[in-house]
Transfer RNA from Trichonephila clavata, 72 nucleotides, folded computationally. Its mean pLDDT, the model's own confidence on a scale to 100, is 85. It matches the Rfam family "tRNA". Rfam links the family to the GO term triplet codon-amino acid adaptor activity. RNAcentral holds the sequence, with entries from ENA and Rfam. Taxonomically the source falls in Trichonephila (Eukaryota, Opisthokonta, Entelegynae, Nephilidae).

RNA sequence: AGCAGAGUAGUGCAGUGGAAGCAUGCUAGGCCCAUAACCUAGAGGUCCGUGAAUCGAAAUCACGCUCUGCUA
Numbered sequence: 001a002g003c004a005g006a007g008u009a010g011u012g013c014a015g016u017g018g019a020a021g022c023a024u025g026c027u028a029g030g031c032c033c034a035u036a037a038c039c040u041a042g043a044g045g046u047c048c049g050u051g052a053a054u055c056g057a058a059a060u061c062a063c064g065c066u067c068u069g070c071u072a
Stems, first nucleotide, its partner, number of pairs: 001071007010024004018055001026042005048064005
C1' cells in the first nucleotide's frame, strides 16, 4: 500500500426493517446447621462516530475511527 472480517450490558456472543436478548458475572431474597450448588427477582445498553435513504434502522447506503487476519 491492497484485500477481507469485526465493533451490541463488566466479559463472551445472538439478533437480515416494527426497535435489544442468551450465557456468565454483579446485587437482593429463598433453600441449607453453614458453604457450594440450585430456585426467584433486579440493576446494568444513547448497539464505534457523523451523515443519507425510509413512516420507522442495531440491521440498508456513504465517509471516517479502532482492532484482527491475509498478500506485497